[in-house]
RNA sequence: GCGGAGGGCCGGGCGAUCGCGCUGCGCAGGCGGUGAGGAACGUCCGGACUUCACGGAGCGACGGCGCCGGGUAACGCCCGGCCGGGGUAACCCGAGGGAAAGCGCCACAGAGAACAGACCGCCGGGAUGCGUCCCGGCAAGGGUGAAACGGUGGGGCAAGAGCCCACCGCUGCGCUGGCAACAGGGCAGGCACGGCAAGCCCCGCCGGAAGCAAGGCCAAAUAGGGAUCGCGCGCCCGCAGGGGCAGGGGAGCUUCGCCCCGCGAUCCGGGUAGGCCGCUCGAGCCGGCCGGCAACGGUCGGCCCAGAUGAAUGAUCGCCCGAAGGGUGCGCGAGCGCCCGGGACAGAAUCCGGCGUACAGGCCCUCCGCCCUU
Numbered sequence: 001g002c003g004g005a006g007g008g009c010c011g012g013g014c015g016a017u018c019g020c021g022c023u024g025c026g027c028a029g030g031c032g033g034u035g036a037g038g039a040a041c042g043u044c045c046g047g048a049c050u051u052c053a054c055g056g057a058g059c060g061a062c063g064g065c066g067c068c069g070g071g072u073a074a075c076g077c078c079c080g081g082c083c084g085g086g087g088u089a090a091c092c093c094g095a096g097g098g099a100a101a102g103c104g105c106c107a108c109a110g111a112g113a114a115c116a117g118a119c120c121g122c123c124g125g126g127a128u129g130c131g132u133c134c135c136g137g138c139a140a141g142g143g144u145g146a147a148a149c150g151g152u153g154g155g156g157c158a159a160g161a162g163c164c165c166a167c168c169g170c171u172g173c174g175c176u177g178g179c180a181a182c183a184g185g186g187c188a189g190g191c192a193c194g195g196c197a198a199g200c201c202c203c204g205c206c207g208g209a210a211g212c213a214a215g216g217c218c219a220a221a222u223a224g225g226g227a228u229c230g231c232g233c234g235c236c237c238g239c240a241g242g243g244g245c246a247g248g249g250g251a252g253c254u255u256c257g258c259c260c261c262g263c264g265a266u267c268c269g270g271g272u273a274g275g276c277c278g279c280u281c282g283a284g285c286c287g288g289c290c291g292g293c294a295a296c297g298g299u300c301g302g303c304c305c306a307g308a309u310g311a312a313u314g315a316u317c318g319c320c321c322g323a324a325g326g327g328u329g330c331g332c333g334a335g336c337g338c339c340c341g342g343g344a345c346a347g348a349a350u351c352c353g354g355c356g357u358a359c360a361g362g363c364c365c366u367c368c369g370c371c372c373u374u
Stems, first nucleotide, its partner, number of pairs: 001370010012320007020035006037345001041356002044354005049211004062207005067081005082096001083094004097202002102200002104196003119142002121138007150168006169191001170189004175184003215277004225268007234245004247261004284303008321343001325340006
């Protein structure tokens, strides 16, 4: 210098005017403070909180998770490692338990796809019209396929084959290292056991349900519910003011009592509109030190950081920064100056930890490969 790998961060800055939400002060006019994100997004996991359900334990059903160790309130997340695959490498990817418990499936092609099989071919014998055909042996080579019943090399054989041997693989037994996943090497066995569990299934672990429109409090108008009291017409007493009885209907002979119903007044209770709480100080944020490879933990100091509810966080302007692009002036030219243009994705709604997804442009750190120079 070129190409590549991993990680972190910013994501316009300053100011003015007007306006909006919340909030402090003021009797008030008003003055002051504060006001989106790294993803506030998707609502996919895990929790806090709330209400409902529930005696304990076990078993079953259903759903989820699944190498090992650690972290965490918890997780399907994170960190470190192991194994497998990819890459020269930095590094990346993996739903990564069990296929000798059972069932099921393995398209197309191919002779044969799981208690294997013989198309071409190889070898032996026979026939022959010399093209080939028949019988037998074989499974190394070719061919098909995602996958062909251990692999490579040698010996052996008519040709071949774990038929025999070495190495690799596999299985069994034990050894060493490691907390473990696992790794390494030893001995024995010619090899028995194809793949798929994101098909059923088996094993282990986890899991009550619904969600802030949770849930609680205060509480109009109107309608309806409940309790108590009163009653139109009329009758009685009184000279009168006034007082007493007394609403209507039904069954029953009547009174009491019972049932149904109307009007008015007062009171009560539930719910709606509306208002308040929940609501934002919290597994909080920043910095130092200590422990740890790390995730993270501990400790000390500092800080307070939106709480709306038809739902605020906006608009205009000035200066500065900004890639591509356009215009223009100067210059032979490389280029320089001025003007225009140009800042992504997105946007709180109970809160927190993750994951996933989107993102103009820019900055920083570490590492790998190749080339050049010293």
Molecule: Bacterial RNase P class A
Organism: Alphaproteobacteria bacterium